This is a predicted structure of an 85-nucleotide RNA (Glycine riboswitch aptamer) from uncultured Sphingobium sp. The sequence is in RNAcentral, with records from MGnify.
RNA sequence: AUGCGGGAGAGCAUGGGGGUCUUUCAGGCCAGCCCAUCGCCGAAGGAGCAACCGCCCCGGAAUCUCUCAGGCCAAAGGACCGCAU
Numbered sequence: 001a002u003g004c005g006g007g008a009g010a011g012c013a014u015g016g017g018g019g020u021c022u023u024u025c026a027g028g029c030c031a032g033c034c035c036a037u038c039g040c041c042g043a044a045g046g047a048g049c050a051a052c053c054g055c056c057c058c059g060g061a062a063u064c065u066c067u068c069a070g071g072c073c074a075a076a077g078g079a080c081c082g083c084a085u
Base pairs, nucleotide, nucleotide: 001085002084003083004082005081006080011038013037014036015035016034017033018030019029020028021027022026039072040071041070045068046066047065048064052060053059
C1' cells in the first nucleotide's frame, strides 16, 4: 500500500422552500431533498499546547485542547486495532 474483519460520540430539533401521495375547501409523507437558525459531538482532514524522542541547530511528536471543516436513527464514512499479501 491492497484485501478482509472489528471500530466511538452527539438532533427522527425549529422555521421556510421544494417534492410526493391520498378518500383533495384538507390531510399524510420525504431522518437518507435544499436553505436558515438553535443545540450538541470528536475518531476523516485542519489548527493549538508540548510531556516526550532527539538534543548544537533543524526535526518528530498524543487518544490532550479547539471545532474551521466534518458529523449527530440506520446505511455510508471513520482515527485506530487485528489478520493476510
Taxonomically the source falls in Sphingobium (Bacteria, Pseudomonadota, Sphingomonadales, Sphingobiaceae). Its mean pLDDT, the model's own confidence on a scale to 100, is 78. It matches the Rfam family "Glycine riboswitch aptamer". From the family's description: This family represents the bacterial glycine riboswitch. Of the family's consensus pairs, 90% are formed in the model.